[in-house]
RNA sequence: UUUAAUAUUCGGCAAACUUACCGAAAGGUAAGGACGCAAAGCUAUAGGGUCUAAAUAUUUUUUUUACAUGACAGCCAGUUGCAGAU
Numbered sequence: 001u002u003u004a005a006u007a008u009u010c011g012g013c014a015a016a017c018u019u020a021c022c023g024a025a026a027g028g029u030a031a032g033g034a035c036g037c038a039a040a041g042c043u044a045u046a047g048g049g050u051c052u053a054a055a056u057a058u059u060u061u062u063u064u065u066a067c068a069u070g071a072c073a074g075c076c077a078g079u080u081g082c083a084g085a086u
Base pairs, nucleotide, nucleotide: 005086006085012037013036017032018031019030020029021028022027035074041079042078043077047076048075049072050071051070056066057065
């Protein structure tokens, strides 16, 4: 110096839920709030996966089905990276 395992957290992030706003929805933003997180940092035109279905098509009379051009990084993955001990 590199790799792996384990431990630590001054500090960092913030699930559910609540309120307000945006959105067709999924979801997002802000405040509160902590279930958890050592990458819960970044990437949604590298890839897989998941959610929604406005428009469109289908059906045919307002229903069904399909579909991302809409989302999710706290699903996998990719990528970058901090502290200090054995």